[in-house]
RNA sequence: CGAUCCAGCGCGGAAGAGACCCGGUCACGACAGCCGGGCGCCGAAGGAGCAAAUCCUCCCCGGAACCUCUCAGGCACCCAGGACCGCGCCGGUGAG
Repeated sequence: CGAUCCAGCGCGGAAGAGACCCGGUCACGACAGCCGGGCGCCGAAGGAGCAAAUCCUCCCCGGAACCUCUCAGGCACCCAGGACCGCGCCGGUGAG
């Protein structure tokens, strides 16, 4: 100098599911918004669960996810969140 791997930051893209019912609040009233309750639903923050490979043989331990669960979170538009993808910046690692 610097491959690879890991983490962080910024920008952009980014799905799914009740404009459900009841009550309250605001309001002349209604819709919408917000709060509480009820039932239904979604999975791609987070969380939890596990298979094979893996060993000389057996057992045990370990063993991933966008798979499963739905605790949390979310369910018109907007806002917010958002795994993951792209670009930029940056820290560590340090093959060569």

Record summary: A computed fold for a 96-nucleotide RNA from Pseudonocardia sp., annotated as Glycine riboswitch aptamer. The coordinates come from a structure-prediction model, not an experiment, and the mean pLDDT is 77.